[in-house]
This is a predicted structure of a 678-nucleotide part of an RNA (large-subunit ribosomal RNA, domain II) from an Oscillospiraceae bacterium.
Context: one part of a larger RNA
RNA sequence: UCCGGCGAGUAUAUGUAUGCAGCGAGGUUAAUGUGUUCAGCACAGGAGCCGAAGGGAAACCGAGUGUGAAGUGCGCGAAAAGUUGCAUGUAUAUGACCCGAAACCGGGUGAUCUAGCCAUGGACAGGAUGAAGCCGGAGUAAAGUCCGGUGGAGGUCCGAACUCACUGCUGUUGAAAAAGUAGGAGAUGAGCUGUGGCUAGGGGUGAAAUUCCAAUCGAACCCGGAUAUAGCUGGUUCUCCCCGAAAUAGCUUUAGGGCUAGCCUCGUGUUAGUCAAGCGGAGGUAAAGCACUGAAUGGGCUAGGGGCCGAUAAGGUUACUGAACCCUAUCAAACUCAGAAUGCCGCAUUGAUGAUGUACGGGAGUCAGACUAUGGGAGAUAAGUUUCAUGGUCAAAAGGGAAACAGCCCAGACCUACAGCUAAGGUCCCAAAAUAGAUUUAAGUGGAAAAGGAUGUCCGAUUGCUAAAACAACCAGGAUGUUGGCUUAGAAGCAGCCACACAUUCAAAGAGUGCGUAAUAGCUCACUGGUCGAGUGAUUGGGCGCCGAAAAUGUAACGGGGCUAAAAUCUAUACCGAAGCUUAGUCAGUUUUUAUUAACUGGGUAGGGGAGCGUCGUGCGCCAGGGUGAAGCGGUAUCGAAAGGAGCCGUGGACGAGGCACGAGUGAGAAUGCCGGA
Repeated sequence: UCCGGCGAGUAUAUGUAUGCAGCGAGGUUAAUGUGUUCAGCACAGGAGCCGAAGGGAAACCGAGUGUGAAGUGCGCGAAAAGUUGCAUGUAUAUGACCCGAAACCGGGUGAUCUAGCCAUGGACAGGAUGAAGCCGGAGUAAAGUCCGGUGGAGGUCCGAACUCACUGCUGUUGAAAAAGUAGGAGAUGAGCUGUGGCUAGGGGUGAAAUUCCAAUCGAACCCGGAUAUAGCUGGUUCUCCCCGAAAUAGCUUUAGGGCUAGCCUCGUGUUAGUCAAGCGGAGGUAAAGCACUGAAUGGGCUAGGGGCCGAUAAGGUUACUGAACCCUAUCAAACUCAGAAUGCCGCAUUGAUGAUGUACGGGAGUCAGACUAUGGGAGAUAAGUUUCAUGGUCAAAAGGGAAACAGCCCAGACCUACAGCUAAGGUCCCAAAAUAGAUUUAAGUGGAAAAGGAUGUCCGAUUGCUAAAACAACCAGGAUGUUGGCUUAGAAGCAGCCACACAUUCAAAGAGUGCGUAAUAGCUCACUGGUCGAGUGAUUGGGCGCCGAAAAUGUAACGGGGCUAAAAUCUAUACCGAAGCUUAGUCAGUUUUUAUUAACUGGGUAGGGGAGCGUCGUGCGCCAGGGUGAAGCGGUAUCGAAAGGAGCCGUGGACGAGGCACGAGUGAGAAUGCCGGA
């Protein structure tokens, strides 16, 4: 991993609802007993229970009663049949659908491992060092002291056995549930060790690490309470048909749990409901506005304040400031003089729809929602962010489109069809269908992006100059007073300052547009003439493009090929395109009909409801069949809408299908399920 078997809503009691049955103002027996054909059945048994009357705390009264001194008041009643059994749903109590803790408590078993202690034994090669004491000598008044020897102390030294465990490597489904190997530490001691004994579970023991107490220790192990509890995770077994949610509110030691409501389903009753139009209402949002509350621009006018004059006054003055007021331009979720659209409420009106409403009762599930569009809050007018509101889709929805892609676009799959029409989206090839028309784009823009930038290009608008010759280019001129005055070392058009910057000669020529010089000089421009001969400048609106533009494996920002249209805009007509719609046919549900007639309906998770299949057993005075071959097993082209059911052949070798009822240890693919096998 696979195969086979086993494996999870059960039982009892008591309520409650529904269905069926019995009896009915009644219904029913329990224990027990008797009989018997004895896990059964029949009979006896009326104790008890429920109902037929309630009200009151009660006395008590009674279709009434309580309250109160008193009520025609008020509260609760009367005027609707129950009860017993069986079945099914569900609730409560029990293990209560199954498996699963870590733990808690009780009673016992353990110190053959290990910790400490007690008693009694054992072992420690060899070598080194050389304490005290003692002896001799020296020395001293005598000692201390010194020298030599002797001696053999020590948690002394080196190092085997022995004990330990510091490091590396190997081992890591090991040779080993802690080892091997190479080194290492102690090795006469707080040392090592044999045997026997003592201390026991909130207890022991501990040179103390919560360490050890039999490979188990922040509380051992075994059995029991015990199927502890688990608001948690996992699993929960045949089929078809009808309907079909929720992820919200309130409360919650509550937030991943619950209860009630909301939303689903089934039954019964009832008769409303929804949408549109019209009419009638309430409102303070959007936009807007500044009349209030605040914010806030510029100006005018001005009280007050500051400065100055004055004497510390009166008073005056002011290129300062400045409330209120006026004009002007603005802002606001917690501003509103005003004020929509939608939405909401009502209607005995009109139209549409056609059971969608509502009440009561049985059963639920749901309380993590996701994205998208729109209106807001939070955040950074960030997030595949978070939090509300309104709609959609997914959830619980398949199909077509978006290359792929729960939440986007189109569209809601009963089944069959080698029939047709369309939606979104498409029509060069991959790949079904147009190589349609007009214009634009040259950037592969299309096929990612901003502020900003630019004689890209197309279509408009306004305006200047222009055959009395423009714009561009070329040829020529561009002068004089004068080097204007001032300043300055110099300042001559051109460092700077001043000046209505003037005047003259002119076709024209600035007291000078730049370059240049120390200052001059020089080059040039404005301006003018000529050559040439038709358009040329400025501003502005719109369309499509350009730059701005850097990312990590590989083109990689059209799905690819490839495209200059097969891109973009506009226009028209075709076609393709889905499980949509239509057509033809079958099935089922609901309502309906004389009529399987007619109309409508049939996606679906949690969940509700309905109808069935199959397994095992029991009953039947139902009982087929069977050694001329039962069950079981293998095969098979058969029947049924499915679960499933037959027939035949083979195998097998003795039972047993089917019908009607009843009863369940009644259906497996999942539980890191259990057992067995491969």
Model confidence (mean pLDDT): 85 of 100. The RNAcentral record of the full RNA draws on ENA. The organism belongs to Oscillospiraceae, within Bacteria.